[in-house]
Context: one part of a larger RNA
RNA sequence: GGAUGAACGCUGGCGGUGUGUCUAACACAUGCAAGUCGCACGGUCGCCGCAAGGCGACAGUGGCAAACGGGUGAAUAACGCGUUGGAACCUACCCUAAAGUAGGACAUACCUUUUAGAAAUAAAGGUUAAUUUCCUAUCGUUCCGCAAGGAUAAAGCCGAAAGGCGCUUUGGGAGGGGCCUGCGCCCUAUCAGUUAGUUGGUGAGGUAACGGCUCACCAAGACUAUGACGGGUAGCUGGUCUGAGAGGACGGUCAGCCACAAGGAGACUGAGACACGGCUCCUACUCCUACGGGAGGCAGCAGUGAAGAAUAUUUCACAAUGGGCGAAAGCCUGAUGAAGCGACACCGCGUGAACGAUGAAAUCCGUAAGGAUGUAAAGUUCUUUUUUGGGGGAAAAAUUCUGAUUGUACCCCAAGAAUCAGCAUCGGCUAACUACGUGCCAGCAGCCGCGGUAAUACGUAGGAUGCAAGCGUUAUCC
Numbered sequence: 001g002g003a004u005g006a007a008c009g010c011u012g013g014c015g016g017u018g019u020g021u022c023u024a025a026c027a028c029a030u031g032c033a034a035g036u037c038g039c040a041c042g043g044u045c046g047c048c049g050c051a052a053g054g055c056g057a058c059a060g061u062g063g064c065a066a067a068c069g070g071g072u073g074a075a076u077a078a079c080g081c082g083u084u085g086g087a088a089c090c091u092a093c094c095c096u097a098a099a100g101u102a103g104g105a106c107a108u109a110c111c112u113u114u115u116a117g118a119a120a121u122a123a124a125g126g127u128u129a130a131u132u133u134c135c136u137a138u139c140g141u142u143c144c145g146c147a148a149g150g151a152u153a154a155a156g157c158c159g160a161a162a163g164g165c166g167c168u169u170u171g172g173g174a175g176g177g178g179c180c181u182g183c184g185c186c187c188u189a190u191c192a193g194u195u196a197g198u199u200g201g202u203g204a205g206g207u208a209a210c211g212g213c214u215c216a217c218c219a220a221g222a223c224u225a226u227g228a229c230g231g232g233u234a235g236c237u238g239g240u241c242u243g244a245g246a247g248g249a250c251g252g253u254c255a256g257c258c259a260c261a262a263g264g265a266g267a268c269u270g271a272g273a274c275a276c277g278g279c280u281c282c283u284a285c286u287c288c289u290a291c292g293g294g295a296g297g298c299a300g301c302a303g304u305g306a307a308g309a310a311u312a313u314u315u316c317a318c319a320a321u322g323g324g325c326g327a328a329a330g331c332c333u334g335a336u337g338a339a340g341c342g343a344c345a346c347c348g349c350g351u352g353a354a355c356g357a358u359g360a361a362a363u364c365c366g367u368a369a370g371g372a373u374g375u376a377a378a379g380u381u382c383u384u385u386u387u388u389g390g391g392g393g394a395a396a397a398a399u400u401c402u403g404a405u406u407g408u409a410c411c412c413c414a415a416g417a418a419u420c421a422g423c424a425u426c427g428g429c430u431a432a433c434u435a436c437g438u439g440c441c442a443g444c445a446g447c448c449g450c451g452g453u454a455a456u457a458c459g460u461a462g463g464a465u466g467c468a469a470g471c472g473u474u475a476u477c478c
Stems, first nucleotide, its partner, number of pairs: 001478004006474005013349006019342002021307001026305003030302003035064003040061002043058006071260003080185004085180002089177003094173008102136004111126006142151003156165003186232003193223003198220008235257004239250004262283005285296004313339001315338003321335001322333004352382004362373004387415006396405001422467005427448003433462005443450002
């Protein structure tokens, strides 16, 4: 000098774009953050109707979603990440190609009857539906098998119809994921030996899949000064800062990957989880209780307490983009789009312009002549960025409708210089000097050093210098 997710002091006009718990992965009141489908199903209720029937709402069964999106960085020195190759794999929805979609049956929720309980909830009997479940059939390009042969499917709904949406099986694709691998990835030897599923083999089990992944048996291996093992520290990367570069430091926002969801463990469902707003168990904590027993998990968005030098609103909207469900209308979406707060950062603008000397007054200095502040002010002429008031008023909707932002941006008119400057420094380094006060005191200080009676170094004033809605200080990195 540059930089910062900064903080502190003094000061503070506006706009745009960004950004904002770096500390306690501390504890959390309250609200919201994942639902949707009646064109899968039986039903209940309401409305219309004489009726047939129609419309609407809903708890339950069923389907899809809830594994995405959002948060955090605790753990992790590891195939975790980055990059390069690879083979023994899976893949819902989507695209594509082909074939099929036949016949039957049993349950069960809701509901109803009863029982237990303070509650959470649970138990028993009865009835019923389905795109729920089961059986039979048919298989083929599917699977097993050398072959003979064997195994394995399906569901309907809407429509007057045409047809549409589905369902089953198989091949291919796209996108996604699991696995292996060469190389690279911090400090420490005041850590030198480590290892028994350990290293390899055979067989079996298991997995979507290879594999000590697991097990039985057999062998005795495997790693290590090219640093094993141990200890410390740490999410990794694209990148960011700095630097002429080489390099050094860092990894907040944004993007990719990983890991975690009060601490620990486990599986279930499912194409996918060992699952933040699912389940079970243990632990700690909080709450309810009729003391028998129950409920909970903000590292989602706001918000609260605590900690801290320190970090925001319990806002608006689904209008746009994107996501889930749905045939659609649509519903949901604290993702997202916006607004609010903070000079926290960067960028832009303003606080007036021109003329104006009797160089006014005042203040400071002074050898008392004068000098400085200083064209600065006053004054004259002008302008209106900004400000205030009034009027108009978008784009963002591609697409008929639909705009939270928002009467916002922007435009026009009027008024009037009107509403707006500070901070640090002035001994040298380092741009900028005098007076007074103080008297090794009070104080200053980044280094050298100032201060003990004329201090350009302390304090105040005048003046000056530098930056400017900021200026200084502190901390950290280059």
A computed fold for a 478-nucleotide part of an RNA from a Candidatus Peregrinibacteria bacterium, annotated as small-subunit ribosomal RNA, 5' domain. The coordinates come from a structure-prediction model, not an experiment, and the mean pLDDT is 85.